[in-house]
RNA sequence: AGCGACAAGGGCAAACCCGCGGUGACGCGGGGACGCAAAGCCAAGGGCCCCGUGGCCAGCCGGAGACGGCGAACCGCUGGGCAGCCUGGUUACCGAAC
Numbered sequence: 001a002g003c004g005a006c007a008a009g010g011g012c013a014a015a016c017c018c019g020c021g022g023u024g025a026c027g028c029g030g031g032g033a034c035g036c037a038a039a040g041c042c043a044a045g046g047g048c049c050c051c052g053u054g055g056c057c058a059g060c061c062g063g064a065g066a067c068g069g070c071g072a073a074c075c076g077c078u079g080g081g082c083a084g085c086c087u088g089g090u091u092a093c094c095g096a097a098c
Base pairs, nucleotide, nucleotide: 002098003095004094011036012035016031017030018029019028020027021026034084040090041089042088044087045086046085047082048081049080050079052077053076054075055074057071059070060069061068062067
C1' cells in the first nucleotide's frame, strides 16, 4: 500500500411515520433499522428520476369536409434531483489472516 475478520471501540441508517422546505424528483430535522468497511465527501462518464420545452405520434373531442383542439408512450434539449445504481476522483478510524 493492497486487503479485511462472528476482532475491539465506535460510526452511518433503507422502508415506514411525524414536522419543515421544494411545483416536483427530493432535501433537512425527529422517530425507526433493511442494510453498509467508506452507506464519508465530489454529479466528471453511464444510468434512473423531476420540472419546463420541442419533435414524432397511438388515441380522444369538435367539424359535412378542409381542418382545429387536447394528447399517452417514445425521442431530443435547457435546468434540476439521486453518491444507499455502477464507474471514476478524493479523504479517513482499526489491524487478525493473506